Context: one part of a larger RNA
RNA sequence: CACCGCCCGUCACACCAUGGGAGUUGACCGCGCCCGAAGUCGUGACCCGAGAGGGAGCGCCUACGGCGAGGUCGGCGACUGGGGUGAAGUCGUAACAAGGUAGCCGUAGGGGAACCUGUGGCUGGAUCACCUCCUU
Numbered sequence: 001c002a003c004c005g006c007c008c009g010u011c012a013c014a015c016c017a018u019g020g021g022a023g024u025u026g027a028c029c030g031c032g033c034c035c036g037a038a039g040u041c042g043u044g045a046c047c048c049g050a051g052a053g054g055g056a057g058c059g060c061c062u063a064c065g066g067c068g069a070g071g072u073c074g075g076c077g078a079c080u081g082g083g084g085u086g087a088a089g090u091c092g093u094a095a096c097a098a099g100g101u102a103g104c105c106g107u108a109g110g111g112g113a114a115c116c117u118g119u120g121g122c123u124g125g126a127u128c129a130c131c132u133c134c135u136u
Stems, first nucleotide, its partner, number of pairs: 003099001005096001008092002011089001013086004018081003023076007031068004039061001041059003046055003102123009
């Protein structure tokens, strides 16, 4: 490179991360219950022993395992929601000049999309005219 400018949204394509998601699959945490090895400890009327003591048995604790209901974190997940990015895709042209209906904000309704319409508000509106005030 200055209106042959700038620029908005839908749609299409590609990639990236992400929300929801019937479920599925792990890790960890504690809780309740069941079972309960080895072992320490306790007990030990029976056994051994003259006795000291030892032992069978029983009990407590308990690893592992099992059942149940939870919590936290993660993987996968049909489908689905938007988001981001990407020189030369599609449709229009909403905004920037009075942007060709001034724009914007709130709100309601409507619409392929930018948006449109109603309503209240703002000037961060151009143009023209008038009034008031200030300065020279």